[in-house]
């Protein structure tokens, strides 16, 4: 220095529910709260999942409905990249 990660120490993040706000929605931001997390820090490059405003097609009683589709979203779904605290082996 690299990889892996035991036991501690100092700590860190923060699920769901609820409240306020944004958004068509998924979801996000803030508050509260902790289910958990050794990267549950950051990052959509790959896979996967969610939503369907808009678009396309079809049906229609012309009010509307159905199917498909991310440019939207999930980093606390995996993989990758990158940064990082402590210190036995």
């Nucleotide at each position: 220095g690299a990889u892996u990660c035991a036991u501690a120490a100092g700590g860190g993040c923060a699920u769901a529910c609820c409240c306020g706000g944004c958004g068509a929605a998924a979801g996000c931001c803030g508050g509260u709260g902790a289910c958990g997390c050794a990267a549950a820090g950051c990052u959509u490059c790959c896979g996967g999942g969610c939503u369907a405003c808009g678009g396309u097609u079809c049906c229609c009683a012309c009010g509307g409905g159905a199917a498909c589709u991310a440019u939207g979203c999930c980093a606390g779904c995996g993989g990758g990249g990158u940064u990082g605290c402590c210190g036995a082996g």